[in-house]
RNA sequence: AGAGUUUGAUCCUGGCUCAGGAUGAACGCUAGCGGCAGGCUUAAUACAUGCAAGUCGAGGGGCAGCACAGUAUAGCAAUAUAUGGGUGGCGACCGGCAAACGGGUGCGGAACACGUACACAACCUUCCGAUAAGAGGGGGAUAGCCCAGAGAAAUUUGGAUUAAUACCCCGUAAGAUAAAGUUCAGGCAUCUGGAUUUUAUGAGAGGCGCGAGCCGCUUAUUGAUGGGUGUGCGUCUGAUUAGGUAGUUGGCGGGGUAAAGGCCCACCAAGCCUACGAUCAGUAGCUGAUGUGAGAGCAUGAUCAGCCACACGGGCACUGAGACACGGGCCCGACUCCUACGGGAGGCAGCAGUAAGGAAUAUUGGACAAUGGGCGCAAGCCUGAUCCAGCAAUGCCGCGUGAGUGAUGAAGGCCUUAGGGUUGUAAAGCUCUUUUACCCGGGAUGAUAAUGACAGUACCGGGAGAAUAAGCUCCGGCUAACUCCGUGCCAGCAGCCGCGGUAAUACGGAGGGAGCUAGCGUUGUUCGGAAUUACUGGGCGUAAAGCGCACGUAGGCGGCUAUUCAAGUCGGGGGUGAAAGCCCGGGGCUCAACCCCGGAACUGCCCUCGAAACUAGGUAGCUAGAAUCUUGGAGAGGUCAGUGGAAUUCCGAGUGUAGAGGUGAAAUUCGUAGAUAUUCGGAAGAACACCAGUGGCGAAGGCGACUGACUGGACAAGUAUUGACGCUGAGGUGCGAAAGCGUGGGGAGCAAACAGGAUUAGAUACCCUGGUAGUCCACGCCGUAAACGAUGAUAACUAGCUGUCCGGGUACUUGGUACUUGGGUGGCGCAGCUAACGCAUUAAGUUAUUCGCCUGGGGAGUACGGUCGCAAGAUUAAAACUCAAAGGAAUUGACGGGGGCCUGCACAAGCGGUGGAGCAUGUGGUUUAAUUCGAAGCAACGCGCAGAACCUUACCAGCGUUUGACAUCCCGCGCUACUUUCAGAGAUGAUUGGUUCCCUUCGGGGACGCGGUGACAGGUGCUGCAUGGCUGUCGUCAGCUCGUGUCGUGAGAUGUUGGGUUAAGUCCCGCAACGAGCGCAACCCUCGUCCUUAGUUGCCAUCAUUCAGUUGGGCACUCUAAGGAAACCGCCGGUGAUAAGCCGGAGGAAGGUGGGGAUGACGUCAAGUCCUCAUGGCCCUUACACGCUGGGCUACACACGUGCUACAAUGGCGGUGACAGUGGGCAGCAAGCACGCGAGUGUGAGCUAAUCUCCAAAAGCCGUCUCAGUUCGGAUUGUUCUCUGCAACUCGAGAGCAUGAAGGCGGAAUCGCUAGUAAUCGCGGAUCAGCACGCCGCGGUGAAUACGUUCCCAGGCCUUGUACACACCGCCCGUCACACCAUGGGAGUUGGUUUCACCCGAAGGCAGUGCGCUAACCGCAAGGAGGCAGCUGACCACGGUGGGAUCAGCGACUGGGGUGAAGUCGUAACAAGGUAACC
Repeated sequence: AGAGUUUGAUCCUGGCUCAGGAUGAACGCUAGCGGCAGGCUUAAUACAUGCAAGUCGAGGGGCAGCACAGUAUAGCAAUAUAUGGGUGGCGACCGGCAAACGGGUGCGGAACACGUACACAACCUUCCGAUAAGAGGGGGAUAGCCCAGAGAAAUUUGGAUUAAUACCCCGUAAGAUAAAGUUCAGGCAUCUGGAUUUUAUGAGAGGCGCGAGCCGCUUAUUGAUGGGUGUGCGUCUGAUUAGGUAGUUGGCGGGGUAAAGGCCCACCAAGCCUACGAUCAGUAGCUGAUGUGAGAGCAUGAUCAGCCACACGGGCACUGAGACACGGGCCCGACUCCUACGGGAGGCAGCAGUAAGGAAUAUUGGACAAUGGGCGCAAGCCUGAUCCAGCAAUGCCGCGUGAGUGAUGAAGGCCUUAGGGUUGUAAAGCUCUUUUACCCGGGAUGAUAAUGACAGUACCGGGAGAAUAAGCUCCGGCUAACUCCGUGCCAGCAGCCGCGGUAAUACGGAGGGAGCUAGCGUUGUUCGGAAUUACUGGGCGUAAAGCGCACGUAGGCGGCUAUUCAAGUCGGGGGUGAAAGCCCGGGGCUCAACCCCGGAACUGCCCUCGAAACUAGGUAGCUAGAAUCUUGGAGAGGUCAGUGGAAUUCCGAGUGUAGAGGUGAAAUUCGUAGAUAUUCGGAAGAACACCAGUGGCGAAGGCGACUGACUGGACAAGUAUUGACGCUGAGGUGCGAAAGCGUGGGGAGCAAACAGGAUUAGAUACCCUGGUAGUCCACGCCGUAAACGAUGAUAACUAGCUGUCCGGGUACUUGGUACUUGGGUGGCGCAGCUAACGCAUUAAGUUAUUCGCCUGGGGAGUACGGUCGCAAGAUUAAAACUCAAAGGAAUUGACGGGGGCCUGCACAAGCGGUGGAGCAUGUGGUUUAAUUCGAAGCAACGCGCAGAACCUUACCAGCGUUUGACAUCCCGCGCUACUUUCAGAGAUGAUUGGUUCCCUUCGGGGACGCGGUGACAGGUGCUGCAUGGCUGUCGUCAGCUCGUGUCGUGAGAUGUUGGGUUAAGUCCCGCAACGAGCGCAACCCUCGUCCUUAGUUGCCAUCAUUCAGUUGGGCACUCUAAGGAAACCGCCGGUGAUAAGCCGGAGGAAGGUGGGGAUGACGUCAAGUCCUCAUGGCCCUUACACGCUGGGCUACACACGUGCUACAAUGGCGGUGACAGUGGGCAGCAAGCACGCGAGUGUGAGCUAAUCUCCAAAAGCCGUCUCAGUUCGGAUUGUUCUCUGCAACUCGAGAGCAUGAAGGCGGAAUCGCUAGUAAUCGCGGAUCAGCACGCCGCGGUGAAUACGUUCCCAGGCCUUGUACACACCGCCCGUCACACCAUGGGAGUUGGUUUCACCCGAAGGCAGUGCGCUAACCGCAAGGAGGCAGCUGACCACGGUGGGAUCAGCGACUGGGGUGAAGUCGUAACAAGGUAACC
């Protein structure tokens, strides 16, 4: 410090996720030791039991219990019993002090609770320190104890008696308090302090000690400590909480308190708080700090420390220096317990512990040894504070589980290309060591004189022995680490992306590896990454985001000069910012964690001194901002009134006749009752053609005939005036298209709704005919629009060029002139900006001020609540849930019922077919034991099959074989090949005859055969979606790319686009491109012309010869087969750009690629083929292998493809007998001759072929038939034969005779072909024993037509749109149906919180009363003062009744929403998405 994830790829926006740290944690697996630390985050739920606050006998009366002296009893002793306040001491009681600390918890509380800094001239402070003074004299009670009672108990009543450091009185006293006065000083407004005078109030206690003395007591002052109170600043969320408040705000006077104060009361006034967020609601102890972070921040507030609050819930006071009191009291309430039913008792949020809750948190331990606290003169006692120990890996830190050596790289495991690799120096083995653990011994510091729970602990010494000690997670990317097996969209994984459908590095196991390590993973939470709330540090044209527009309040910001002040700002000094923590430097535990010491820091607040630039404030000025004034012109700016013509419709009249209208085509509709058309006249309403223009005006919405009236704003020029008067603008106010609403008018045209007609599968649409609201006017609402420049307002600055509108100036040549200067409105463009597109002085550039708005998509601009509205609705505006994207710009493709250009037998123009018939053949389907398998739009279907009777053959039935029909290795034997016979359907089995070869080192080896064993063979079994190879197709279409350079952030672009041209990315020109490659073309073969060479088997012009090129002869010609020549737009003319080329012509056998062939770019279709072959994996192995016989692949209601033959006269039949070429031939072609009607048979010359042969060419020509199911057509069938073959039954071909079906040119639709082509005619060949209408070739005869590119199809290039990229066979929307989820409404219902009114009124203090009671004081007494009980009153907790507000739960039914692989209906959107889309 970043990474993954939206896309085919890219850049951006933007969310989600990960890597890091932390934790009071929990869970899973695992676990050796020690140190240090922490350990109910949940139920402030309920608590059994024990302990947690006592102490003082030196305050007191005393003596219950314990002990002792003494005494008594028995003579003493011992011992026992009794006695014994005499002593040690001491239960209970009176009294003092403490119990208000310490310990716990975080309920409440949004507050002066806390933090920080101040203030108290408005206060208190037991114990402690210091100082001064004092402690004189009296008195009356009371508990305990005793007696007597009540009660179950708790407890309590009466009587008698008694003490004090308990209580009371008197006296004395002050520098105390209060009042009044005099005076001095000070301060901060009220005031404060000192001195002094008078008056009043106003204290005391003793104890111990032989004593000295000590401990106490009282008053006063002071210090210290601890508190109380007030204030500034800081301190969570919500405005879907906007108004709150009557003791409320203030005053005067009182009360109360330690003390100011509405704290309380009476009276008076009407204030006070609030948009800088009052009130209300929710949540929360606050802080030092802790975690994280570069920091700013964000989150947290366990442990430790400071403060606060609370102690079963609520209220209350008492005592006291201090409490409204955790282990005190009273009352109310809930709960639990005891009870004799009458009454009582209790409060673990102290330490342990229990139950419950929960994912989850420990021992009913030891000790007061230390530190500290309470009491005490002290000894001491108490102390679950504390110090220790125990439990649990909860965390942090440290240590160990051994070290060295050791290669036959052991065994085993795993993998393997079978060679090896890896585990791995790892192990074993050898040599060592002993930290820890174990055993034995010694043994601390903590403790000052004593005292040690911890603890026989830490630590030290000795001993034995590698001995006691390793796991967890991960290994697709992010992210370090890879293979095998199993599984087969199953089981499962998953933080995100995503894995799994038979070769899974992603599931499970294994081997191996990576990481961390006594831990490792997971989960939760938090910070970071996240600049993803942006102060540091973001944005708003199109990604989310500028309010529709203006005016303007608060607020924010604000021109120039001078001066002043010192609030902000800056500097110096001071105080504070607790300690701990963090950081730095030291030190102590063996190190570290941990602890100790010192420093720094604590970024803050306060006080003080200074500075004066800037900001704010004050003062005085200025004119550049702003405004006013004068003059002037421009303009659909606004409002009101009036006027006009064209058009439309209607009405009246005339002419006139059969249609009009409307559409893609029609129909509804109108019209013989006279329409449409046309002429004239009239009426009505609405809108204003041309001008008209990226022209004008307005803030926006918007504004368009003409005239008038009133009126707003902008602009130009200019003398003068004011003197910052300015900008923005939360709330607020006004304006605000269309539609809509209300009332009243108006209504020609248009036109939602509606009706009808069409279209359609449907058509609640698009089209047509009608047609009502509405559109218009007046007044009033609504307040929204893609209200858009998707761009807030204002000001300044930053190259230009060129239009246009409205003003001004200057110059002259006075013009349709030139130059210049303002304001508007456009186009292009530099810098700059931008993700890009683009913007660019009218900014989206550079700055400043200010307002509004955004923070992933959906849910949703929805629900609820509020406000507004007559309503429609508007505005404000969530959440649950769900997804990993949604999105912007640009790129390359693909696609479009987008565009342009071009090509092709693509259409058109023609010729001939198919589709109808019969047959052949292939396919589907059906059938079957089997009808083997594959091929499936074009690009499967006379295809694999260039030939299924057996074989082929893979299929079926049956019969057989099992190392196999075939290959290699091993062992044994020595044969074999061939041959005879028998059984059998055959395979096979049995059997007869006969007898080897090569090499040799003589051992044997090899070939071959048989038998045997196991390795293995074998498989046309599966997967063409694991593959190679081969092939089809787009397509013989002209395309497909690369290097370097350049452009772009990038994907990519350029080149390859453009202008021409071509069959062609063919060539030329131009050009940020220059070159190159694969394709095109050419090179290759063949046909066409000629030449040369060579003439046998070919040929024959001349000569001779023959039946015959038969022979001589010849090689001229034909031909053969080798080599060459020839054609290149080369020449001429035209055209084009002087190019490429095109057109025409000449010559030429051939002319613009001369015809044909071979040749198939990058790629596409997971195209085809595992059944040609090869091959991974899987499967079978007495069978899915192999052999054999028979059957099947040949079936047959039917459907399709491809063909053949026809339907006839361009023909059939008969006759005639002319002219080819390619090819084939020895298991062959076969002449000739003979026989047969014929297929053919017999015989057989010749020929391994330019020699012989297949070989007859057929269309042609002549005659006949004369339009018929025929002399057409030949299917089918009968019968007799022929040939091949082991064998023609299923199931071959052919021949003869006989038979003579359908069919009379073929619906929709569809195919081929552009010249030696189509059409037509025959011939040959491969396969093959035989079988050809198929296939591959060959020649003969030999046409028609092409205007042209609108349309159909296919393709190429450019361009455009796109929400497509599996790429239109794409994408995608909504209803309905089903399942699940969360949510709104909902009659109501349940509960909580809060508020108002009224009722009730415990305890308590306060006030009043107190004729009942009453010790101290006064009084001789009566009595009084004082006090108490009681009573009364207001206040008040709980409780009750009724109403309101608010929150939550449930709720029949209901609304929409979301999610779900295959449901239904349509096709709304994306292309002109087929009616442009959208608001």
Model confidence (mean pLDDT): 84 of 100. This is a predicted structure of a 1479-nucleotide RNA (small-subunit ribosomal RNA) from an uncultured bacterium. Rfam family: Bacterial small subunit ribosomal RNA. The RNAcentral record of the sequence draws on ENA.